[in-house]
Context: one part of a larger RNA
Molecule: small-subunit ribosomal RNA, 5' domain
Organism: uncultured bacterium
RNA sequence: GAACGAACGCUGGCGGCAGGCCUAACACAUGCAAGUCGAGGGAGAAGCUGACUUCGGUCAGUGGACACCGGCGCACGGGUGCGUAACACGUGGGAACGUACCCUCAGGUACGGGAUAACAUGGGGAAACUCAUGCUAAUACCGUAUAAUAUCUCCGGAUCAAAGCUCCGGCGCCUGAGGAUCGGCCCGCGCCUGAUUAGCUAGUUGGUGAGGUAAGAGCUCACCAAGGCGACGAUCAGUAGCUGGUCUGAGAGGAUGAUCAGCCACACUGGGACUGAGACACGGCCCAGACUCCUACGGGAGGCAGCAGUGAGGAAUAUUGGACAAUGGGCGCAAGCCUGAUCCAGCCAUGCCGCGUGAGUGAAGAAGGCCUUCGGGUUGUAAAGCUCUUUCAGAUGUGAAGAUGAUGACGGUAGCAUCAGAAGAAGCCCCGGCUAACUUCGUGCCAGCAGCCGCGGUAAUACGAAGGGGGCGAGCGUUGUUC
Numbered sequence: 001g002a003a004c005g006a007a008c009g010c011u012g013g014c015g016g017c018a019g020g021c022c023u024a025a026c027a028c029a030u031g032c033a034a035g036u037c038g039a040g041g042g043a044g045a046a047g048c049u050g051a052c053u054u055c056g057g058u059c060a061g062u063g064g065a066c067a068c069c070g071g072c073g074c075a076c077g078g079g080u081g082c083g084u085a086a087c088a089c090g091u092g093g094g095a096a097c098g099u100a101c102c103c104u105c106a107g108g109u110a111c112g113g114g115a116u117a118a119c120a121u122g123g124g125g126a127a128a129c130u131c132a133u134g135c136u137a138a139u140a141c142c143g144u145a146u147a148a149u150a151u152c153u154c155c156g157g158a159u160c161a162a163a164g165c166u167c168c169g170g171c172g173c174c175u176g177a178g179g180a181u182c183g184g185c186c187c188g189c190g191c192c193u194g195a196u197u198a199g200c201u202a203g204u205u206g207g208u209g210a211g212g213u214a215a216g217a218g219c220u221c222a223c224c225a226a227g228g229c230g231a232c233g234a235u236c237a238g239u240a241g242c243u244g245g246u247c248u249g250a251g252a253g254g255a256u257g258a259u260c261a262g263c264c265a266c267a268c269u270g271g272g273a274c275u276g277a278g279a280c281a282c283g284g285c286c287c288a289g290a291c292u293c294c295u296a297c298g299g300g301a302g303g304c305a306g307c308a309g310u311g312a313g314g315a316a317u318a319u320u321g322g323a324c325a326a327u328g329g330g331c332g333c334a335a336g337c338c339u340g341a342u343c344c345a346g347c348c349a350u351g352c353c354g355c356g357u358g359a360g361u362g363a364a365g366a367a368g369g370c371c372u373u374c375g376g377g378u379u380g381u382a383a384a385g386c387u388c389u390u391u392c393a394g395a396u397g398u399g400a401a402g403a404u405g406a407u408g409a410c411g412g413u414a415g416c417a418u419c420a421g422a423a424g425a426a427g428c429c430c431c432g433g434c435u436a437a438c439u440u441c442g443u444g445c446c447a448g449c450a451g452c453c454g455c456g457g458u459a460a461u462a463c464g465a466a467g468g469g470g471g472c473g474a475g476c477g478u479u480g481u482u483c
Stems, first nucleotide, its partner, number of pairs: 001483004006479005013355006019348002021313001026311003030308003035072003040069002047062006079266003089190006097183002102179008110144004119134006150159003164171002192238003199229003204226008241263004245256004268289005291302004319345001321344003327341001328339004358388004368379004392424001394419005402410001427472005432453003438467005448455002
């Protein structure tokens, strides 16, 4: 000098764009953050209409809510950086794999069956919930048939599927092949510090066989061999998410990894699997643990490192806001519903950028202040006065683009027009040298200053104040950190 997710002190007018728990991966009240589908299913509330009526209702039609069965989604999106020095990441390759939804092609979609929730009745429990009996449907479940370019094969053969709905337009379902996309796996190279860590290793290294997986493999197991790694730093210990990038620097390099983007890891702590195309699953399940809560003491409930918000910690970091209008996502034929993703608004000079706080004229060089050699000098065209302008802020009116036919949270916002009046808007640090900027008074090695050198013990340009001056300016200084 530059930079910052900064903080602190003094000060503070407006706007645009960005950013905002770096600390306790500490604990969390409350609300919301993942639903959707009636063109799969049974049952069917309110409401509406009609008929009857003993005026209490009953029946029929329509309607389709909350639950329930079923399908798809919930593995995305969002958060955090604990762990991890590792094929985690980056880059370049590889072969033994999977891939719901989407696209293309080929073929099929036949015949049957038994249950079960909802519901009804009864029971247990404080609750969470749960048990028994009975009824019923399906695109839920099962059997049979059919069977290839599928699978297995001793090449003879054997085996494997489906679901219907419909507004008749369509929407689906099953099998196989290919594509696209996404993912799993392997390898070369690169990737922090310590030798005051020198040896490490028994599924360890390799082989055969088997199991296992979507798939190669000690991935696992049995047997066999005795290997494998290491001063080109193994092992151990410490620290750390990695990268594109960011900051600095002429560069080489050094430092760094907030925001945005890619990948990884995690979801109270530890372990486990289930379902599924995909998870060993943040707002799923089971077990154990710590903690919190409810309890009728028998037993139960919970997990903000989602968005807000609370307490705690801290020098320090925001609203318990609006909308699905746009973009995107889930479901749905669609209408649409959901979406704290997202788009916006609120708070904060946290940063960057822009603008303003007026312009011209004005010498009796006014008054006042300060200095003075008492003549004057300086503040100083500065003020006043006179003549103007109206950016921004304010008031009134109008009023978008963002939206394809409809649909605008933002928002009566931005912008535009008109109006009033210089009116509402300047501070902070410094002035001994480095380093731009000087005098007076006070103080008297005191009080104090200080980045370094150093100032202060009676004339201090270095302390404090004033006048004057210098620098930057809605900021200015200080502290911290990096180059």